[in-house]
Molecule: RNase P RNA; transfer RNA
Organism: Ktedonobacterales bacterium
RNA sequence: CGAGGACGCGAGGCAAUCGCGGUGGUGGGGUGGCGCAAUCCACCUACUCAUCGAGGAAAGUCCGAACUCCCUAGAGCGGGAUGCUGGCUAACGGCCAGUGGGGGCGACCCCAAGGAAAGUGCCACAGAAACAUACCGCCCGCGCGGGGCCGGGGCCACCUGGCCCCGCGCGAGUAAGGGUGAAAUGGUGAGGUAAGAGCUCACCGGCAGCCGGGUGACCGGCUGGCCGCGGUAAACCCCAUCUGGAGCAAGGCCAGACAGGAGCAGUGGCCCCCCGGUUCGCCGGGUGGCCCGCGGGUGGCUCGCCUGUUACAACCUCCGGGUUGGCCGCACGAGGUGGCGGGUAACCGUCAUCCCAGAGAGAUGAUUGCCCUCGCGCGUGCCGCAAGACACGCGCGAGACAGAAUUCGGCUUACCGCUUCCUCGGACC
RNA sequence: UCCUCGGUAGCUCAACGGUAGAGCAGGCGGCUGUUAACCGCAAGGUUACAGGUUCGAAUCCUGUCCGGGGAGCCA
Repeated sequence: CGAGGACGCGAGGCAAUCGCGGUGGUGGGGUGGCGCAAUCCACCUACUCAUCGAGGAAAGUCCGAACUCCCUAGAGCGGGAUGCUGGCUAACGGCCAGUGGGGGCGACCCCAAGGAAAGUGCCACAGAAACAUACCGCCCGCGCGGGGCCGGGGCCACCUGGCCCCGCGCGAGUAAGGGUGAAAUGGUGAGGUAAGAGCUCACCGGCAGCCGGGUGACCGGCUGGCCGCGGUAAACCCCAUCUGGAGCAAGGCCAGACAGGAGCAGUGGCCCCCCGGUUCGCCGGGUGGCCCGCGGGUGGCUCGCCUGUUACAACCUCCGGGUUGGCCGCACGAGGUGGCGGGUAACCGUCAUCCCAGAGAGAUGAUUGCCCUCGCGCGUGCCGCAAGACACGCGCGAGACAGAAUUCGGCUUACCGCUUCCUCGGACC
Repeated sequence: UCCUCGGUAGCUCAACGGUAGAGCAGGCGGCUGUUAACCGCAAGGUUACAGGUUCGAAUCCUGUCCGGGGAGCCA
RNA backbone atom coordinates (compact mmCIF):
# COMPACT_ATOMS: atom_id res chain seq x y z
C1' C A 1 0.00 0.00 0.00
C1' G A 2 -3.85 -3.60 -1.23
C1' A A 3 -7.46 -7.30 0.30
C1' G A 4 -10.08 -8.81 4.55
C1' G A 5 -11.78 -10.12 10.06
C1' A A 6 -13.52 -8.71 15.11
C1' C A 7 -15.12 -5.28 18.88
C1' G A 8 -16.82 -0.48 19.89
C1' C A 9 -18.36 4.78 19.11
C1' G A 10 -20.90 8.87 16.68
C1' A A 11 -25.31 10.14 13.85
C1' G A 12 -22.19 16.78 12.46
C1' G A 13 -21.29 21.27 16.33
C1' C A 14 -22.10 26.66 17.68
C1' A A 15 -24.61 31.39 16.81
C1' A A 16 -28.42 34.59 14.56
C1' U A 17 -33.27 35.24 12.09
C1' C A 18 -37.99 33.19 10.69
C1' G A 19 -41.50 29.12 11.48
C1' C A 20 -44.26 24.45 13.82
C1' G A 21 -46.28 21.20 18.08
C1' G A 22 -46.97 20.00 23.61
C1' U A 23 -46.99 21.78 28.76
C1' G A 24 -46.87 25.83 32.29
C1' G A 25 -47.52 31.21 33.22
C1' U A 26 -49.85 35.93 32.02
C1' G A 27 -53.55 38.89 29.44
C1' G A 28 -58.07 39.27 26.62
C1' G A 29 -62.83 38.42 25.12
C1' G A 30 -66.51 34.69 23.73
C1' U A 31 -69.20 30.07 24.72
C1' G A 32 -70.72 26.28 28.19
C1' G A 33 -71.44 24.14 33.44
C1' C A 34 -75.40 28.40 35.04
C1' G A 35 -80.01 29.48 37.25
C1' C A 36 -79.86 37.00 39.18
C1' A A 37 -74.79 38.02 39.91
C1' A A 38 -69.75 37.15 41.69
C1' U A 39 -66.11 33.32 42.31
C1' C A 40 -64.48 28.74 40.27
C1' C A 41 -63.93 25.01 36.31
C1' A A 42 -63.65 23.51 31.03
C1' C A 43 -62.90 25.08 25.93
C1' C A 44 -61.12 28.88 22.19
C1' U A 45 -57.51 32.74 21.14
C1' A A 46 -52.93 36.02 21.77
C1' C A 47 -47.72 36.73 23.73
C1' U A 48 -40.05 40.35 22.37
C1' C A 49 -42.67 34.91 28.48
C1' A A 50 -40.51 30.03 30.40
C1' U A 51 -39.49 25.04 29.17
C1' C A 52 -39.46 20.48 26.25
C1' G A 53 -39.67 18.35 21.27
C1' A A 54 -37.76 11.44 17.05
C1' G A 55 -34.31 6.72 15.92
C1' G A 56 -30.34 3.18 15.78
C1' A A 57 -33.11 1.49 13.19
C1' A A 58 -38.90 5.20 15.07
C1' A A 59 -39.22 0.50 9.49
C1' G A 60 -40.94 -4.89 8.42
C1' U A 61 -44.92 -6.43 11.99
C1' C A 62 -41.22 -11.80 12.34
C1' C A 63 -41.04 -13.67 17.70
C1' G A 64 -41.72 -12.82 23.15
C1' A A 65 -44.10 -10.11 27.10
C1' A A 66 -46.71 -6.06 29.96
C1' C A 67 -51.75 -4.21 29.98
C1' U A 68 -57.12 -4.94 28.90
C1' C A 69 -61.48 -7.73 27.89
C1' C A 70 -63.89 -12.46 26.98
C1' C A 71 -69.93 -14.38 33.33
C1' U A 72 -62.36 -19.25 34.53
C1' A A 73 -59.17 -20.80 31.13
C1' G A 74 -60.82 -27.78 33.86
C1' A A 75 -59.99 -33.00 31.20
C1' G A 76 -59.19 -35.65 26.59
C1' C A 77 -58.44 -35.59 21.27
C1' G A 78 -56.76 -32.48 17.51
C1' G A 79 -53.77 -28.17 15.93
C1' G A 80 -49.43 -24.92 16.38
C1' A A 81 -44.39 -23.76 17.91
C1' U A 82 -39.55 -25.26 19.52
C1' G A 83 -35.50 -29.18 19.27
C1' C A 84 -26.75 -30.25 21.14
C1' U A 85 -25.28 -28.71 26.58
C1' G A 86 -25.04 -25.22 30.65
C1' G A 87 -26.40 -20.37 32.01
C1' C A 88 -29.04 -15.26 31.56
C1' U A 89 -34.01 -13.24 31.43
C1' A A 90 -40.54 -11.08 33.26
C1' A A 91 -40.56 -14.09 28.77
C1' C A 92 -38.72 -15.66 24.03
C1' G A 93 -37.93 -18.97 18.20
C1' G A 94 -33.51 -13.91 21.85
C1' C A 95 -28.54 -13.37 24.16
C1' C A 96 -23.81 -15.34 26.51
C1' A A 97 -20.30 -19.34 27.31
C1' G A 98 -19.10 -24.13 25.67
C1' U A 99 -19.55 -29.24 22.79
C1' G A 100 -19.84 -31.51 18.00
C1' G A 101 -19.92 -30.73 12.62
C1' G A 102 -18.75 -27.63 8.26
C1' G A 103 -16.09 -23.42 5.49
C1' G A 104 -11.63 -20.25 4.96
C1' C A 105 -4.14 -20.10 3.67
C1' G A 106 -5.48 -17.12 7.99
C1' A A 107 -7.68 -13.43 11.49
C1' C A 108 -12.29 -15.68 12.06
C1' C A 109 -17.22 -17.18 10.34
C1' C A 110 -21.64 -20.49 9.74
C1' C A 111 -25.07 -24.63 11.52
C1' A A 112 -33.62 -26.16 12.04
C1' A A 113 -27.57 -29.93 15.55
C1' G A 114 -33.60 -35.23 18.91
C1' G A 115 -35.07 -40.13 16.50
C1' A A 116 -33.85 -43.84 9.99
C1' A A 117 -32.70 -51.35 14.87
C1' A A 118 -41.66 -48.16 15.84
C1' G A 119 -44.14 -48.04 11.17
C1' U A 120 -45.33 -46.00 6.14
C1' G A 121 -43.71 -43.42 1.70
C1' C A 122 -39.91 -41.81 -1.93
C1' C A 123 -34.91 -42.64 -4.29
C1' A A 124 -35.96 -40.03 -11.86
C1' C A 125 -32.25 -41.87 -15.79
C1' A A 126 -28.65 -45.67 -15.71
C1' G A 127 -27.77 -50.34 -13.51
C1' A A 128 -28.29 -57.39 -12.27
C1' A A 129 -29.85 -55.06 -7.91
C1' A A 130 -31.83 -48.71 -4.58
C1' C A 131 -33.13 -52.87 0.48
C1' A A 132 -33.29 -57.88 0.01
C1' U A 133 -30.87 -58.84 -5.13
C1' A A 134 -26.56 -61.39 -8.73
C1' C A 135 -25.56 -59.25 -15.41
C1' C A 136 -20.53 -60.18 -16.98
C1' G A 137 -16.82 -62.63 -14.34
C1' C A 138 -14.11 -66.38 -10.81
C1' C A 139 -14.33 -71.45 -8.68
C1' C A 140 -16.32 -76.61 -7.73
C1' G A 141 -19.46 -80.85 -8.99
C1' C A 142 -22.60 -83.64 -12.53
C1' G A 143 -24.35 -84.64 -17.58
C1' C A 144 -23.74 -84.20 -23.01
C1' G A 145 -20.69 -83.06 -27.37
C1' G A 146 -15.80 -82.24 -29.75
C1' G A 147 -10.35 -82.59 -29.78
C1' G A 148 -5.38 -84.42 -27.98
C1' C A 149 -2.18 -88.05 -25.24
C1' C A 150 -1.54 -92.88 -22.79
C1' G A 151 -3.31 -97.98 -21.89
C1' G A 152 -6.43 -102.63 -22.52
C1' G A 153 -9.55 -105.98 -25.76
C1' G A 154 -10.48 -107.35 -30.80
C1' C A 155 -13.58 -111.46 -35.54
C1' C A 156 -9.59 -105.16 -37.84
C1' A A 157 -15.97 -102.87 -38.72
C1' C A 158 -14.66 -101.07 -33.89
C1' C A 159 -15.44 -101.35 -28.27
C1' U A 160 -13.64 -99.57 -23.55
C1' G A 161 -10.70 -97.06 -19.34
C1' G A 162 -7.68 -92.88 -17.44
C1' C A 163 -5.69 -87.78 -17.86
C1' C A 164 -5.78 -82.80 -20.14
C1' C A 165 -8.19 -78.77 -23.10
C1' C A 166 -12.62 -76.35 -25.29
C1' G A 167 -18.03 -75.48 -25.74
C1' C A 168 -23.22 -76.00 -23.94
C1' G A 169 -26.79 -77.12 -19.98
C1' C A 170 -28.04 -77.96 -14.74
C1' G A 171 -26.81 -77.38 -9.51
C1' A A 172 -23.86 -75.10 -5.61
C1' G A 173 -20.27 -71.35 -3.74
C1' U A 174 -18.48 -66.13 -4.01
C1' A A 175 -19.30 -60.56 -3.59
C1' A A 176 -12.54 -59.85 -4.55
C1' G A 177 -12.63 -57.69 -10.11
C1' G A 178 -15.67 -55.16 -14.47
C1' G A 179 -19.71 -51.95 -15.51
C1' U A 180 -24.07 -48.16 -13.65
C1' G A 181 -25.13 -44.37 -10.35
C1' A A 182 -25.46 -38.85 -6.10
C1' A A 183 -25.44 -43.31 -3.25
C1' A A 184 -23.83 -50.57 -4.12
C1' U A 185 -23.42 -53.61 2.20
C1' G A 186 -16.53 -50.68 6.36
C1' G A 187 -11.41 -48.67 3.61
C1' U A 188 -6.00 -49.81 2.28
C1' G A 189 -2.20 -53.58 2.31
C1' A A 190 -0.57 -58.55 3.45
C1' G A 191 -1.63 -63.64 4.57
C1' G A 192 -5.09 -67.34 3.40
C1' U A 193 -8.47 -70.09 0.01
C1' A A 194 -11.02 -74.45 -5.09
C1' A A 195 -12.26 -69.27 -5.95
C1' G A 196 -13.26 -65.77 -2.44
C1' A A 197 -14.78 -63.29 1.94
C1' G A 198 -13.02 -59.64 8.92
C1' C A 199 -11.80 -65.81 7.21
C1' U A 200 -7.01 -63.98 9.87
C1' C A 201 -3.44 -59.94 10.86
C1' A A 202 -1.51 -54.48 10.81
C1' C A 203 -3.21 -49.39 10.41
C1' C A 204 -7.56 -46.17 9.87
C1' G A 205 -13.05 -45.54 10.57
C1' G A 206 -17.59 -47.09 13.16
C1' C A 207 -20.23 -49.77 17.15
C1' A A 208 -20.59 -52.03 22.07
C1' G A 209 -18.64 -52.68 27.06
C1' C A 210 -15.42 -50.99 31.01
C1' C A 211 -12.28 -47.21 33.34
C1' G A 212 -10.94 -41.99 34.00
C1' G A 213 -12.19 -36.50 33.37
C1' G A 214 -16.32 -32.87 32.96
C1' U A 215 -22.61 -29.96 36.23
C1' G A 216 -23.50 -31.42 31.10
C1' A A 217 -23.27 -31.74 25.65
C1' C A 218 -18.92 -34.55 25.20
C1' C A 219 -13.63 -35.92 25.49
C1' G A 220 -9.44 -39.44 26.46
C1' G A 221 -7.69 -44.51 27.29
C1' C A 222 -8.26 -49.95 27.26
C1' U A 223 -10.78 -54.38 25.54
C1' G A 224 -13.85 -57.04 21.91
C1' G A 225 -13.80 -58.86 14.76
C1' C A 226 -18.65 -56.95 17.21
C1' C A 227 -18.87 -54.49 11.33
C1' G A 228 -25.47 -56.20 12.08
C1' C A 229 -28.20 -51.99 10.17
C1' G A 230 -27.88 -47.52 2.30
C1' G A 231 -29.98 -42.36 2.09
C1' U A 232 -34.10 -39.06 3.09
C1' A A 233 -37.90 -36.74 8.95
C1' A A 234 -36.78 -28.18 5.88
C1' A A 235 -41.64 -36.48 3.51
C1' C A 236 -45.68 -38.40 6.74
C1' C A 237 -44.53 -39.72 11.47
C1' C A 238 -42.49 -40.86 16.67
C1' C A 239 -40.34 -38.67 21.22
C1' A A 240 -39.59 -34.44 24.68
C1' U A 241 -40.97 -29.40 26.19
C1' C A 242 -44.33 -25.21 25.75
C1' U A 243 -49.18 -23.53 24.30
C1' G A 244 -57.20 -20.81 26.27
C1' G A 245 -58.80 -16.79 22.69
C1' A A 246 -58.64 -11.80 21.12
C1' G A 247 -56.15 -7.42 20.60
C1' C A 248 -55.36 0.11 22.47
C1' A A 249 -60.42 0.22 16.51
C1' A A 250 -58.23 -3.81 23.57
C1' G A 251 -61.30 -1.62 27.33
C1' G A 252 -63.84 2.23 30.65
C1' C A 253 -66.69 6.95 31.31
C1' C A 254 -69.61 11.19 29.33
C1' A A 255 -72.59 13.73 25.70
C1' G A 256 -75.58 13.45 21.37
C1' A A 257 -78.63 10.98 17.36
C1' C A 258 -82.20 7.14 15.78
C1' A A 259 -87.11 3.30 15.03
C1' G A 260 -87.61 -0.50 15.59
C1' G A 261 -89.04 -5.33 13.52
C1' A A 262 -88.83 -10.66 12.52
C1' G A 263 -87.16 -15.82 13.71
C1' C A 264 -85.39 -20.22 16.81
C1' A A 265 -87.55 -23.83 23.19
C1' G A 266 -91.02 -28.91 27.29
C1' U A 267 -98.11 -27.88 28.37
C1' G A 268 -91.41 -33.80 30.31
C1' G A 269 -90.41 -36.51 34.95
C1' C A 270 -89.16 -36.80 40.46
C1' C A 271 -88.81 -34.61 45.51
C1' C A 272 -89.44 -31.04 49.95
C1' C A 273 -92.62 -27.19 51.86
C1' C A 274 -97.17 -23.99 51.85
C1' C A 275 -102.51 -22.95 50.54
C1' G A 276 -107.42 -24.70 49.06
C1' G A 277 -110.86 -28.84 48.09
C1' U A 278 -111.47 -33.97 49.50
C1' U A 279 -115.86 -39.58 48.48
C1' C A 280 -109.12 -40.04 52.42
C1' G A 281 -107.55 -43.16 46.96
C1' C A 282 -106.01 -38.32 45.82
C1' C A 283 -107.07 -33.53 42.87
C1' G A 284 -105.93 -28.20 41.76
C1' G A 285 -102.61 -23.95 42.54
C1' G A 286 -97.83 -21.67 44.27
C1' U A 287 -92.26 -21.10 45.96
C1' G A 288 -87.73 -23.89 45.58
C1' G A 289 -84.32 -28.01 44.24
C1' C A 290 -82.69 -32.27 41.08
C1' C A 291 -82.72 -35.31 36.36
C1' C A 292 -83.66 -35.59 31.09
C1' G A 293 -84.55 -32.74 26.48
C1' C A 294 -83.83 -28.07 23.78
C1' G A 295 -81.47 -22.73 22.77
C1' G A 296 -76.91 -19.78 23.79
C1' G A 297 -71.59 -18.94 25.66
C1' U A 298 -66.76 -21.24 26.60
C1' G A 299 -63.96 -18.59 18.41
C1' G A 300 -61.44 -26.61 16.17
C1' C A 301 -64.30 -31.10 18.38
C1' U A 302 -66.23 -34.09 22.71
C1' C A 303 -67.13 -34.12 27.90
C1' G A 304 -67.39 -30.80 31.84
C1' C A 305 -68.67 -25.74 33.48
C1' C A 306 -71.83 -21.18 33.13
C1' U A 307 -76.60 -19.45 31.48
C1' G A 308 -81.96 -19.36 29.62
C1' U A 309 -86.18 -22.62 29.38
C1' U A 310 -94.89 -22.28 29.98
C1' A A 311 -91.36 -16.97 28.27
C1' C A 312 -91.98 -9.66 26.54
C1' A A 313 -86.61 -15.44 25.26
C1' A A 314 -81.20 -14.28 25.33
C1' C A 315 -74.57 -11.70 25.65
C1' C A 316 -78.07 -16.17 19.49
C1' U A 317 -79.46 -15.39 13.99
C1' C A 318 -81.47 -12.05 10.20
C1' C A 319 -83.42 -7.27 8.38
C1' G A 320 -83.63 -2.12 9.36
C1' G A 321 -81.84 2.59 11.92
C1' G A 322 -78.03 6.06 14.15
C1' U A 323 -72.94 8.15 14.94
C1' U A 324 -68.00 9.30 12.50
C1' G A 325 -67.95 13.80 19.04
C1' G A 326 -65.13 14.50 23.95
C1' C A 327 -62.23 12.49 28.23
C1' C A 328 -59.43 8.40 30.31
C1' G A 329 -56.32 4.24 28.99
C1' C A 330 -51.28 7.50 27.64
C1' A A 331 -46.04 8.70 29.13
C1' C A 332 -42.18 7.21 36.36
C1' G A 333 -40.82 2.88 33.19
C1' A A 334 -38.70 -5.09 33.56
C1' G A 335 -36.60 3.71 32.73
C1' G A 336 -31.86 6.54 31.41
C1' U A 337 -26.72 8.14 32.92
C1' G A 338 -22.36 7.60 36.09
C1' G A 339 -19.47 5.15 40.04
C1' C A 340 -18.46 0.70 42.92
C1' G A 341 -18.94 -4.67 43.62
C1' G A 342 -19.95 -9.96 41.67
C1' G A 343 -19.59 -12.92 37.08
C1' U A 344 -15.11 -15.39 31.39
C1' A A 345 -19.69 -13.26 29.40
C1' A A 346 -24.91 -12.46 28.65
C1' C A 347 -26.41 -10.30 33.10
C1' C A 348 -27.15 -9.14 38.33
C1' G A 349 -26.69 -6.18 42.97
C1' U A 350 -25.99 -1.47 45.30
C1' C A 351 -25.26 3.93 45.69
C1' A A 352 -25.76 8.72 43.54
C1' U A 353 -28.23 11.54 39.98
C1' C A 354 -32.01 12.86 36.03
C1' C A 355 -37.42 13.43 34.32
C1' C A 356 -36.94 12.82 28.81
C1' A A 357 -42.04 14.02 22.72
C1' G A 358 -46.91 12.58 22.49
C1' A A 359 -51.56 15.32 19.77
C1' G A 360 -55.99 15.69 15.19
C1' A A 361 -54.13 11.43 9.42
C1' G A 362 -50.33 13.10 12.72
C1' A A 363 -45.55 19.06 15.03
C1' U A 364 -39.62 18.55 15.59
C1' G A 365 -38.19 22.60 9.79
C1' A A 366 -35.79 26.54 6.61
C1' U A 367 -31.97 30.32 5.51
C1' U A 368 -27.18 32.62 6.54
C1' G A 369 -22.24 32.74 8.87
C1' C A 370 -18.10 30.21 11.34
C1' C A 371 -16.07 25.50 12.60
C1' C A 372 -15.67 19.79 11.83
C1' U A 373 -15.09 15.24 8.47
C1' C A 374 -14.35 13.42 3.46
C1' G A 375 -13.31 14.02 -1.91
C1' C A 376 -11.39 16.93 -6.14
C1' G A 377 -8.53 21.05 -8.15
C1' C A 378 -4.85 25.03 -7.64
C1' G A 379 -0.76 27.53 -5.11
C1' U A 380 3.41 27.70 -1.54
C1' G A 381 7.11 25.11 1.57
C1' C A 382 10.59 20.69 2.64
C1' C A 383 13.27 16.49 0.09
C1' G A 384 14.32 15.81 -4.98
C1' C A 385 16.92 15.74 -11.87
C1' A A 386 11.84 14.51 -12.15
C1' A A 387 7.51 12.03 -10.59
C1' G A 388 5.55 11.96 -5.97
C1' A A 389 4.28 11.80 -0.63
C1' C A 390 3.76 15.11 3.57
C1' A A 391 2.46 20.07 5.83
C1' C A 392 -0.08 24.74 5.25
C1' G A 393 -3.44 28.01 2.60
C1' C A 394 -7.41 28.99 -1.02
C1' G A 395 -11.62 27.46 -4.08
C1' C A 396 -15.55 23.98 -5.33
C1' G A 397 -18.58 19.85 -3.99
C1' A A 398 -20.58 16.28 -0.54
C1' G A 399 -22.36 14.80 4.88
C1' A A 400 -26.28 8.70 4.36
C1' C A 401 -30.69 5.47 5.77
C1' A A 402 -34.83 7.37 7.39
C1' G A 403 -40.08 10.02 10.73
C1' A A 404 -42.61 8.17 17.16
C1' A A 405 -48.81 6.78 17.23
C1' U A 406 -50.47 1.68 23.92
C1' U A 407 -45.62 0.42 25.92
C1' C A 408 -41.28 -2.59 26.53
C1' G A 409 -37.32 -6.98 25.36
C1' G A 410 -35.36 -9.10 20.89
C1' C A 411 -34.72 -10.53 15.63
C1' U A 412 -34.46 -9.03 10.56
C1' U A 413 -33.88 -5.38 6.88
C1' A A 414 -32.06 -0.19 5.03
C1' C A 415 -27.64 2.93 5.66
C1' C A 416 -22.99 7.15 6.36
C1' G A 417 -18.43 7.92 8.89
C1' C A 418 -14.58 6.88 12.45
C1' U A 419 -11.20 4.67 16.55
C1' U A 420 -8.61 0.35 18.32
C1' C A 421 -6.86 -4.61 17.70
C1' C A 422 -5.92 -8.73 14.43
C1' U A 423 -5.01 -11.73 9.59
C1' C A 424 -3.14 -12.53 4.54
C1' G A 425 -0.36 -10.69 0.27
C1' G A 426 3.17 -7.22 -2.11
C1' A A 427 7.15 -3.49 -1.98
C1' C A 428 11.03 -1.02 0.71
C1' C A 429 14.36 -0.33 5.05
C1' U B 1 -54.30 -4.04 14.35
C1' C B 2 -55.41 -8.97 12.72
C1' C B 3 -56.28 -12.81 8.88
C1' U B 4 -55.35 -14.66 4.00
C1' C B 5 -53.65 -15.39 -1.22
C1' G B 6 -50.14 -14.62 -5.02
C1' G B 7 -45.29 -13.35 -8.04
C1' U B 8 -43.21 -18.64 -14.16
C1' A B 9 -41.71 -16.22 -21.96
C1' G B 10 -44.11 -9.44 -24.14
C1' C B 11 -49.66 -10.99 -22.18
C1' U B 12 -52.99 -14.99 -20.00
C1' C B 13 -52.00 -19.40 -17.53
C1' A B 14 -49.90 -24.93 -16.89
C1' A B 15 -46.23 -28.15 -14.73
C1' C B 16 -45.89 -35.75 -8.66
C1' G B 17 -39.00 -33.06 -5.93
C1' G B 18 -36.43 -35.86 -11.83
C1' U B 19 -35.26 -32.21 -19.58
C1' A B 20 -39.74 -25.62 -17.48
C1' G B 21 -44.45 -26.10 -21.42
C1' A B 22 -49.42 -24.40 -23.89
C1' G B 23 -52.50 -20.50 -26.22
C1' C B 24 -52.13 -15.47 -28.03
C1' A B 25 -48.60 -11.69 -29.64
C1' G B 26 -43.82 -10.71 -32.33
C1' G B 27 -39.97 -12.96 -36.34
C1' C B 28 -38.91 -16.07 -40.85
C1' G B 29 -40.80 -19.17 -44.83
C1' G B 30 -45.08 -21.11 -47.73
C1' C B 31 -50.09 -20.32 -49.99
C1' U B 32 -52.41 -15.67 -52.92
C1' G B 33 -52.22 -11.03 -58.33
C1' U B 34 -52.11 -8.58 -52.93
C1' U B 35 -53.75 -8.54 -47.76
C1' A B 36 -56.28 -11.25 -44.00
C1' A B 37 -57.35 -16.19 -42.60
C1' C B 38 -54.68 -20.85 -42.98
C1' C B 39 -50.03 -24.21 -43.01
C1' G B 40 -44.90 -24.91 -41.43
C1' C B 41 -40.32 -23.50 -38.80
C1' A B 42 -37.17 -21.38 -35.32
C1' A B 43 -36.31 -17.97 -31.34
C1' G B 44 -37.79 -16.10 -26.65
C1' G B 45 -36.92 -17.88 -19.06
C1' U B 46 -31.73 -15.22 -13.20
C1' U B 47 -39.39 -19.61 -12.41
C1' A B 48 -39.49 -11.82 -7.83
C1' C B 49 -34.58 -11.77 -4.79
C1' A B 50 -30.97 -14.11 -1.17
C1' G B 51 -29.61 -18.33 1.66
C1' G B 52 -30.43 -23.43 3.09
C1' U B 53 -32.33 -28.99 2.98
C1' U B 54 -31.67 -32.76 -0.88
C1' C B 55 -27.89 -36.80 -5.40
C1' G B 56 -31.27 -33.26 -7.66
C1' A B 57 -35.68 -27.34 -6.01
C1' A B 58 -40.41 -23.45 -10.07
C1' U B 59 -42.08 -27.06 -6.27
C1' C B 60 -39.76 -28.10 0.49
C1' C B 61 -37.85 -24.54 4.62
C1' U B 62 -36.12 -19.54 6.36
C1' G B 63 -35.48 -14.34 5.46
C1' U B 64 -36.41 -10.03 2.22
C1' C B 65 -39.06 -7.14 -1.70
C1' C B 66 -43.58 -6.19 -4.38
C1' G B 67 -48.83 -6.82 -5.21
C1' G B 68 -54.15 -8.45 -4.35
C1' G B 69 -58.36 -9.63 -1.08
C1' G B 70 -61.03 -9.72 3.71
C1' A B 71 -62.52 -8.47 9.13
C1' G B 72 -63.43 -4.64 13.15
C1' C B 73 -67.23 0.93 16.23
C1' C B 74 -72.47 2.34 19.03
C1' A B 75 -77.32 0.76 20.04